This is a predicted structure of a 390-nucleotide RNA (Bacterial RNase P class A) from a Candidatus Cloacimonadota bacterium.
Model confidence (mean pLDDT): 76 of 100.
[in-house]
RNA sequence: CGCGGGAGUGAAAGAUGUCUGCUGUGCUUGAGUGCACAGAGGAAAGUCCGGACACCUUGAGCAGGAUACUUCCUAACGGGAAGCUGCAGUAAUGCAGAGCCAGCUCCACAGAAACAAACCGCGUGGCAUCCGAAUUUUGCUUUAUCUAAGGCAAGAUUGGGAUGCCACGUAAGGGUGAAAUGGUGGUGUAAGAGACCACCGGUGUCAUUGGUGACAGUGGCAGCCAGGAAAGCCUUAUCCGGUGCAAUGCCAAAUAGGGAAGCCAUGGUGCGCUCACACCGCUUCCGGGUAGGCAGCUUGAGUCAGGGUGUGAAUCCUGACCCAGAGGAAUAGACAUCGGUCCCGGUGCGCCGGGAUUACAGAAUCCGGCUUAUUGAGCUCCCGCGGCAU
Numbered sequence: 001c002g003c004g005g006g007a008g009u010g011a012a013a014g015a016u017g018u019c020u021g022c023u024g025u026g027c028u029u030g031a032g033u034g035c036a037c038a039g040a041g042g043a044a045a046g047u048c049c050g051g052a053c054a055c056c057u058u059g060a061g062c063a064g065g066a067u068a069c070u071u072c073c074u075a076a077c078g079g080g081a082a083g084c085u086g087c088a089g090u091a092a093u094g095c096a097g098a099g100c101c102a103g104c105u106c107c108a109c110a111g112a113a114a115c116a117a118a119c120c121g122c123g124u125g126g127c128a129u130c131c132g133a134a135u136u137u138u139g140c141u142u143u144a145u146c147u148a149a150g151g152c153a154a155g156a157u158u159g160g161g162a163u164g165c166c167a168c169g170u171a172a173g174g175g176u177g178a179a180a181u182g183g184u185g186g187u188g189u190a191a192g193a194g195a196c197c198a199c200c201g202g203u204g205u206c207a208u209u210g211g212u213g214a215c216a217g218u219g220g221c222a223g224c225c226a227g228g229a230a231a232g233c234c235u236u237a238u239c240c241g242g243u244g245c246a247a248u249g250c251c252a253a254a255u256a257g258g259g260a261a262g263c264c265a266u267g268g269u270g271c272g273c274u275c276a277c278a279c280c281g282c283u284u285c286c287g288g289g290u291a292g293g294c295a296g297c298u299u300g301a302g303u304c305a306g307g308g309u310g311u312g313a314a315u316c317c318u319g320a321c322c323c324a325g326a327g328g329a330a331u332a333g334a335c336a337u338c339g340g341u342c343c344c345g346g347u348g349c350g351c352c353g354g355g356a357u358u359a360c361a362g363a364a365u366c367c368g369g370c371u372u373a374u375u376g377a378g379c380u381c382c383c384g385c386g387g388c389a390u
Stems, first nucleotide, its partner, number of pairs: 001386009014338007022039006041360001045371002048369005053244004058276005064240005069083005084097005098235002103233002105229003119174002121170011133158011182200006201225002203222008248295004258286006267280004302321008339358008
């Protein structure tokens, strides 16, 4: 320098002018008359978490919800920072995180079996049938030197083999599967197996070293080696009362103690349930009245700049600033000029001309996060490969 990859940051997300409008505040006017000033966002959104604030709430028990490696940040958090371990990647870097050695439950298809499993295989025993062998008994027969040898048939006994059935052992081997009880070698055995032994791997535990810690290193010991799922029930630890600014307070207005039905202490209220306790007539429908103003309201865990501390999230100090506050909702529109991005043409490489496009969206008590929508130029840093120079 080129190519590829990764992390972060990041919009003035248009600007200016003129005219016509809108909302609020101040001054002004007989009068929205006139003037001045201010007037959406990075997400104002989803309303998913956490708080501030306000009201409700008598006590106990139970239920329920959320979170989950460590340390830290913070008002708080389910957020963030820095780490640890595992997995993926050549790397930069990214993703995940309590416990299935308490109990229960589940594990598609395939498979005999999804957790103490026997389908095939391997092996032991029993029974049945068959095969051939040895020994022996009886009968028949041949030879012959008359008591011997041989042959045939039948029976019995012994041990062996094959096949089938039954019972049992076996997790070495085959087969199924995402997953089937650690690996290699040996001992052992009827056949086998951590059953036992050596080494390797894992797990647990003890000691020790380093670290605040998760954890890591080293050494010893124990055959402990029986899968996965807790966004299954559950266990452990920690936290959580409910309702939301249509909260709530004040002023003003209205008021009916009307009618009907039901319940009536075996009822209702006390905002999950139960009990205790307290209070009380209560519920529904019909008909009718009022429905205006002020506060809450924007000065706040505020914004900007500089500095200090910290690896960092953050925090502290100093200075400056006030930046929508309407109350169903204003923040807009037109024109002109200059821009941004993309495309086309020309070029004297400085630019020139033409066209298209300029997003998502939008305050409603406020704040801290997360997530989602849109846009992503440019800049910074890191990693890998290749080339050139030194």
The sequence was found by an Rfam model in a public genome assembly. It matches the Rfam family "Bacterial RNase P class A". Gene Ontology terms of the family: tRNA processing, ribonuclease P activity and dimeric ribonuclease P complex.